Description: Transfer RNA from a Pseudomonadota bacterium, 75 nucleotides, folded computationally. Rfam family: tRNA. By type it is a transfer RNA.
[in-house]
RNA sequence: UGGUCCUUAGCUCAGUGGUAGAGCAGCCGGUCGAUAACCGGCAGGUCGUCCGUUCAACCCGGACAGGACCAACCA
Numbered sequence: 001u002g003g004u005c006c007u008u009a010g011c012u013c014a015g016u017g018g019u020a021g022a023g024c025a026g027c028c029g030g031u032c033g034a035u036a037a038c039c040g041g042c043a044g045g046u047c048g049u050c051c052g053u054u055c056a057a058c059c060c061g062g063a064c065a066g067g068a069c070c071a072a073c074c075a
Stems, first nucleotide, its partner, number of pairs: 001071007010024004018055001026042005048064005
């Protein structure tokens, strides 16, 4: 310098045009002799940022930012 992939809840991830989800963690309650176990509930998101396409964008296109890998360059 070029290419490919990734960025979604506190953490790990799913969802890939038409209502944003799960597990764990957190909070409340139940259960239990007791518990970090088990059961139920609650809360938690500008879907990396901006612009565009579309009736409609987490999802498609472009730019930028951060990260991973590969190649090239240098040694």